Molecule: transfer RNA
Organism: Candidatus Woesearchaeota archaeon
RNA sequence: GCCCUUGUAGCUUAGCGGUAUAGUGGCUGCCUCGUAAGCAGCAGGUCGUGGGUUCGAUUCCCACCAAGGGCU
Numbered sequence: 001g002c003c004c005u006u007g008u009a010g011c012u013u014a015g016c017g018g019u020a021u022a023g024u025g026g027c028u029g030c031c032u033c034g035u036a037a038g039c040a041g042c043a044g045g046u047c048g049u050g051g052g053u054u055c056g057a058u059u060c061c062c063a064c065c066a067a068g069g070g071c072u
Stems, first nucleotide, its partner, number of pairs: 001071007010024003018055001026042005048064005
């Protein structure tokens, strides 16, 4: 220098055009003499950045950034 993969909640992740999921963690309540476990609920997301296409983009296209891998 070229090619490929990945980037979504604190962490790990699902979602391939139509209101963004789950686990774990956090908070509250129930339960308990108390704690843990268990049960129920709640909060937490500029979907890496910037453009483009579209009525509508996490999704499709372009560029860039970051991480990993390959070739020379």